[in-house]
């Protein structure tokens, strides 16, 4: 980051399973993403079995790698 070129990812909502939940996993499915790859360290949001503990990276921020080369 491009009227590029090889690809990738995969919301919503459905199935089936795990979980008290938030959600999470496999198949189906694309609304979209130049990092929609990886991280729970700051902020945020949601959950609980609430001195606390977890969830969410496709909310924002940082860190760390990764794929092409026009302008």
């Nucleotide at each position: 980051g491009a009227c590029a070129a090889c690809g990738g990812c995969a919301a919503a909502c459905c199935c089936g399973c795990c979980g008290c939940g938030a959600g999470g996993c496999g198949g189906g499915g694309a609304c979209g993403c130049a990092a929609a790859g990886c991280c729970a360290c700051g902020g945020g949001a949601c959950c609980c079995c609430u001195u606390g503990g977890g969830u969410c990276a496709g909310c924002c921020g940082a860190g760390c790698u990764a794929c092409c080369g026009a302008a």

A computed fold for a 71-nucleotide RNA from Cellulomonas sp., annotated as c-di-GMP-I riboswitch aptamer. The sequence is in RNAcentral, with records from Ribocentre.